[in-house]
Parts: sequence; C1' cells; structure tokens
RNA sequence: AUAGGAAAAUAGCAAAUCUAAUUGAAAGAUAGGGGCGCAAAGCCACGGGUCUUCUGCAGAAAAUGCAAUGAUAGCCGGGUUACCCUU
Repeated sequence: AUAGGAAAAUAGCAAAUCUAAUUGAAAGAUAGGGGCGCAAAGCCACGGGUCUUCUGCAGAAAAUGCAAUGAUAGCCGGGUUACCCUU
C1' cells in the first nucleotide's frame, strides 16, 4: 500500500420499544433507558428509492390530487476518512 473479516482481543455504534421529557406543520430529530443487529450501523443527500406536505398549485369550497425546498447514511449505489487482526 492492496485485498479480506475465518479465529482473537480492545473499544465503538444502537433497531423495535419506553419516557408526567425537549423540538418540528408533519415525516422525523434530540436526550436518557433499552439492545434487534452492525467490520464502517463513521461522515457527505451526489444518483435512485421511500416517508412527510407547513406552504404552493388545481378545485366555488370541503374533500381530494400533484409538487420538496423537509426527512431517511440502520433502503441501495457512489464519494470520503478510520481502529484491530489476517494475507
């Protein structure tokens, strides 16, 4: 430096879910428990997917429909950085 994660060790992250909690229009996020899992489940919304619709547009209006600029990196791809061990 490249490739890999069978075995080992040290550390790390944290799904569902819970909360007389915080935040947001919502989806969702944050904090503290919890632990399904993760060898990048570290970071980046660049491409695709998915979720949401304050607002905008259509609608006489209600209903409803459409549209991210919102969200998701633990949906996939891509980019980027890195611990341990093996070769």
A computed fold for an 87-nucleotide RNA from Paenibacillus agricola, annotated as c-di-GMP-I riboswitch aptamer. Its mean pLDDT, the model's own confidence on a scale to 100, is 83. It was read from a public genome assembly, where an Rfam model found it.